[in-house]
RNA sequence: UGGAGAGUUUGAUCCUGGCUCAGGAUAAACGCUGGCGGCGUGCAUAAUACAUGCAAGUCGAACGGGGUUGGUUGAGUAGCAAUACAAGGCCAACCUAGUGGCAGACGGGUGAGUAACGCGUAGGUGACCUGCCGCGAAGUGGGGAAUAACUGUCCGAAAGGACGGCUAAUACCGCAUGUGGUCGCCCAUUCAUUUGGGCGAUUAAAGGAGCAAUCCGCUUCGUGAGGGGCCUGCGUCCGAUUAGCUAGUUGGCGGGGUAAUGGCCCACCAAGGCGACGAUCGGUAGCUGGUCUGAGAGGACGAUCAGCCACACUGGGACUGAGACACGGCCCAGACUCCUACGGGAGGCAGCAGUAAGGAAUUUUCCGCAAUGGGCGAAAGCCUGACGGAGCAACGCCGCGUGGACGACGAAGGCCUUCGGGUCGUAAAGUCCUUUUCUGUGGGACGAUGAUGACGGUACCACGGGAAUAAGCAUCGGCUAACUACGUGCCAGCAGCCGCGGUAAUACGUAGGAUGCCAGCGUUGUCCGGAUUUAUUGGGCGUAAAGAGCGUGUAGGCGGUGCCCUAAGUUGGUCGUGAAAGCUCCCGGCUUAACUGGGAAGGGUCGAUCAAUACUGGGGCGCUUGAGGGCAGACGAGGAGAGUGGAAUUCCCGGUGUAGUGGUGAAAUGCUUAGAUACCGGGAGGAACACCAGUGGCGAAGGCGGCUCUCUGGGCUGUUCCUGACGCUGAGACGCGAAAGCUAGGGUAGCGAACGGAAUUAGAUACUCCGGUAGUCCUAGCUGUAAACGAUGGACACUAGGUGUCGGGGGUAUCGACCCCUCCGGUGCCGCAGCUAACGCAAUAAGUGUCCCGCCUGGGGACUACGGUCGCAAGACUAAAACUCAAAGGAAUUGACGGGGGCCCGCACAAGCAGCGGAGCGUGUGGUUUAAUUCGACGCAACGCGUAUAACCUUACCGGGGUUUGACAUGUAUCCGAAAGCGGCGGAAACGUCGCCCUCCCGCAAGGGACGGGUACACAGGUGCUGCAUGGCUGUCGUCAGCUCGUGCCGUGAGGUGUUUGGUUAAGUCCCGCAACGAGCGCAACCCUUGUCGUUAGUUGAAUCACUCUAACGAGACUGCCGAGAAUAACUCGGAGGAAGGUGGGGAUGACGUCGAGUCAGCACGGCCCUUACAUCCCGGGCUACACACACGCUACAAUGGGCGGUACAGAGGGUUCCCAAGCCGCGAGGCGGAGGUAAUCCCUUAAAACCGUCCUCAGUUCAGAUUGCAGGCUGCAACCCGCCUGCAUGAAGUCGGAGUUGCUAGUAACCGCAAGUUGCCGAGGGUGGGGCUGGCAAUUGGGACGAAGUCGUAACAAGGUAGCCGGACCGGAAGGUGUGGCUGGAUCACCUCCUUU
Repeated sequence: UGGAGAGUUUGAUCCUGGCUCAGGAUAAACGCUGGCGGCGUGCAUAAUACAUGCAAGUCGAACGGGGUUGGUUGAGUAGCAAUACAAGGCCAACCUAGUGGCAGACGGGUGAGUAACGCGUAGGUGACCUGCCGCGAAGUGGGGAAUAACUGUCCGAAAGGACGGCUAAUACCGCAUGUGGUCGCCCAUUCAUUUGGGCGAUUAAAGGAGCAAUCCGCUUCGUGAGGGGCCUGCGUCCGAUUAGCUAGUUGGCGGGGUAAUGGCCCACCAAGGCGACGAUCGGUAGCUGGUCUGAGAGGACGAUCAGCCACACUGGGACUGAGACACGGCCCAGACUCCUACGGGAGGCAGCAGUAAGGAAUUUUCCGCAAUGGGCGAAAGCCUGACGGAGCAACGCCGCGUGGACGACGAAGGCCUUCGGGUCGUAAAGUCCUUUUCUGUGGGACGAUGAUGACGGUACCACGGGAAUAAGCAUCGGCUAACUACGUGCCAGCAGCCGCGGUAAUACGUAGGAUGCCAGCGUUGUCCGGAUUUAUUGGGCGUAAAGAGCGUGUAGGCGGUGCCCUAAGUUGGUCGUGAAAGCUCCCGGCUUAACUGGGAAGGGUCGAUCAAUACUGGGGCGCUUGAGGGCAGACGAGGAGAGUGGAAUUCCCGGUGUAGUGGUGAAAUGCUUAGAUACCGGGAGGAACACCAGUGGCGAAGGCGGCUCUCUGGGCUGUUCCUGACGCUGAGACGCGAAAGCUAGGGUAGCGAACGGAAUUAGAUACUCCGGUAGUCCUAGCUGUAAACGAUGGACACUAGGUGUCGGGGGUAUCGACCCCUCCGGUGCCGCAGCUAACGCAAUAAGUGUCCCGCCUGGGGACUACGGUCGCAAGACUAAAACUCAAAGGAAUUGACGGGGGCCCGCACAAGCAGCGGAGCGUGUGGUUUAAUUCGACGCAACGCGUAUAACCUUACCGGGGUUUGACAUGUAUCCGAAAGCGGCGGAAACGUCGCCCUCCCGCAAGGGACGGGUACACAGGUGCUGCAUGGCUGUCGUCAGCUCGUGCCGUGAGGUGUUUGGUUAAGUCCCGCAACGAGCGCAACCCUUGUCGUUAGUUGAAUCACUCUAACGAGACUGCCGAGAAUAACUCGGAGGAAGGUGGGGAUGACGUCGAGUCAGCACGGCCCUUACAUCCCGGGCUACACACACGCUACAAUGGGCGGUACAGAGGGUUCCCAAGCCGCGAGGCGGAGGUAAUCCCUUAAAACCGUCCUCAGUUCAGAUUGCAGGCUGCAACCCGCCUGCAUGAAGUCGGAGUUGCUAGUAACCGCAAGUUGCCGAGGGUGGGGCUGGCAAUUGGGACGAAGUCGUAACAAGGUAGCCGGACCGGAAGGUGUGGCUGGAUCACCUCCUUU
């Protein structure tokens, strides 16, 4: 006995902080669904309006009448009579309008009003009342006058009424009596209007019933019980943007009134009363027991039940009565409704039902007085919509059921699937069983202790029947338990928060499955919780929101030390009260539970009383340490006033002197030949005070700086002195308060908002420059704000140290001054414990405590609006809401970035060489065109890229013609026996058709098999889509030197350390140091190649040998040696030797990762899409188009050249569908030819530039070769679209290329030829919103929030390119700019000071 957290700010972290969720509850409503029973609950809105019925009557034993029936009597009538009828009288029973009594003040409803003695709690009433009831005392004698009913007349439509006449009482009125009561006076008594006694006055009554006993009443008192009135202490919502309220107001004397006190009311007198402890005013609200929630403290609420109050159509008023200012009474007024003959009347559901309306929403016009209770009555009894019950509603709580056992072929079916299977699932079917519920029949209560039962033939019981009548809802991205498929494609939609949806959605919709709850389940609203997010328990304020700009001080709060008293606070005991119900515990009753009965406990800022006295308070007497004072001494830019000094700027005068000066990044405006600037002399005036000067001093802060004088404030040090708690803080209040600004008057040298001009610029309302007005200065006043900052309120106490400095004291020492030690006060730095989210603070606390004040509670809106106060104004102070967002923030971490810094690297720049960009041509791309110009690649890192070759083919594109198990694969069933080939016909071909030809193996045969074809079915096929679903491969940063891990250590954590520092290197290469010690992937090396040598081998090398060469092994280079430098480390520099020297050159090799980089068209592959077509075959066309633009090349523009002739020198490759020699033919391309070669052998293969000789001589040329014509050659089925080559002819542009741009540091660039050849490629949209429409609001206007796409600039964040920000001023399209004062929450560089270590 009681306390759980989670999501969301970030790349990540810690903190602050808001938002949101999980829980419980509900007088609920809505959606879907719905079997039974019990117990509860049910107009929260319109205190809106109400049809109809009922809800308060009763008593004949108070009274006189009336009626009905019965009895009796009976005038009288009829009849011959018997007899019948019968007015009236009397009696009885029953009923009853009226008089009279009691009750209608209870019971029942509602919550409008009320912030109040209304309610709650505790008291008071010596200031009071009380019908009926209980107890007690005394009495009840004798009279009188009326009046309703009734009757008569009359009025009115009605409701009703008028007049005359009669009558009774427990109705009304005198008289008597007076136990008593009341009043007056006197005496005694009391604190008292108390009590007792005496005298006087005054004051009562009703009868009824019964044969009677007697009973019920009546009158006057006393008392009790129960019920009420009034008064008081305390408690009882929000707003100060409500601060003053009050005239019967506050009190008194006297009166009136009341049951009673009282300004309750009145006359007079006084001037009071309330208020910051919140009056007054405004808003909201019935209060409580309790209910819900919460660990509690609290918070919210005040349905049902119970207590109190208030109200009864709205407002007012009284009457009656014990009691009312009266829900179903009266009067008046008002609104509304109804009737009316228009004259006048009637009504009040916030009683029970019910209706309309409102609303998301709340029931039957039920039964009964059987029970309980109430009114009347002597009683029987009557009345009772109180109440007891039933009905309706899953509205709530509680209980029960919808079956149980067995049952695998794990059925069918659904869903999923990796196609194997899985799952729904023992679930179903089936077999056996049970009967709560249901249904049929029968019995049948308790509630009633005599009779009487609405509920009710109900509960309950028995028997029979039969699994029979009975399951849904929400959810399944995280929080939060539960997952897949399909559909959809930022659409439709979801959503509590975060967020899902743009073609593979566990988040939308559907399905299957699952989870949760279950006759319910979800949603919405509301309350508490979580929220320590108003913090008493239990928070904060340096930087997150938050310390007032500073002081003086009022109220208030708090307060040193000793003793005594008191007992208010405090503590304890006892007593009273805190209604019942409820909650908790225990025990009982309904089968259980809900529900309910009994008992106990608990509950307070309450009251009474007794006691205690530590602490606080109150009173008294002291004390000195807090505080203040005296005396002595020193200190300082503390304040105010007056005076005074020099330097400098400017101006004026004079002189010397001549052409510029000034200013800037560069200039210009400006000044100057009317003499500037410069220099010298003289003068005027204003403002500010260099050096000293200092994390120096003073002041409360703002702030204060030449010197002198006067006045004045303050703290400090020392002291054997004085007072004796005089103290601290401080809401309001008052004072001070930088700069700017305002008013009035002065003053004005310099500077300088605004303004003018010159520049800069796209612009430049700026930065820069030239001028310049307010202002800056003084006097008097106002303003009252600053980043008024230490972003840190004041006071006191305590808690390691170290080191500076300022003021003073003591000690030591000295001749003295220093030095040194130490105390007090100020002012800095470092640092321990501690604190802190961290940064940091750390005796000058942001540590540990006490006291007081101020302030904060998500961001924006908003240092705002409105209102108020202040101000001359500018404006200041105070200070919201609507709306909107899911964050806004602080500190620290890792990266990235900077028109930051340091160090370093790279053909990055510079220095050069050769180019590109201009021309023609080639190729690629864009664009355009087209039937198609297939597709991809797009900065570097697409564009001679995929393509290592588009005439057909390729080919994916277009046109036309064909095929449909297919051009290609596998399988099944069935039929055929060929297929192929050849030939004919049609055709552009594909293809169609006809004919010829015509199998193989096993088996006697039947038949089977192989192969091929036809048909049918599974399936094939797709260069169709998605590289943003993927694999693989590749590009790029980048061959850059980096990227990480384990353990340890540091940090709450992200993370750091290692990997940083000092050196060094091409290198995170190595060395040294170090809370790190090691390790991995990278670097380097190992591999290939090249340069030197050696050994071995030798197909070839024209025959031989050597060399060369070939190809295998090995050597060689390692800072190894010397010197210098360095820390005597790494390493660097120089040298020797060497073919090569510090990685010798080159290549291959590409860390963790980035770019959703590229590729579905190389290949593979998930998903989607097509299936007589997006597949496939064929022919033809296209990919080759052409006004243009770009990229990459080639050839040139020429003489370092071109032509011709001659003569040299390579390496590396390729070759059998191939390379092709010699020889011959052709001007040539080429042809014929056929040797050799499967290759160190043969061939391609004459390398070219070069060199020698010669011509050309600067021209559009003997340069250049485009274009075009003709004639040929080659390949091929085929060169028209669309090939290459040759010869002859033709001979375009081009004379070295704008801005700009590319490559390259040595065997490199450039140039020349020969040969070979790598790898790689995608893109587009959409709308929560605006507008419109509708409704509401709005004369109009301003501001703000949100907002798709835009216009203008670029103020801020980096030194943001003029450091930023704060205050106030002026100016400007806007951000903003400028001047002035301030701040660092400014980077960088230098210096000063201080500190740490030595």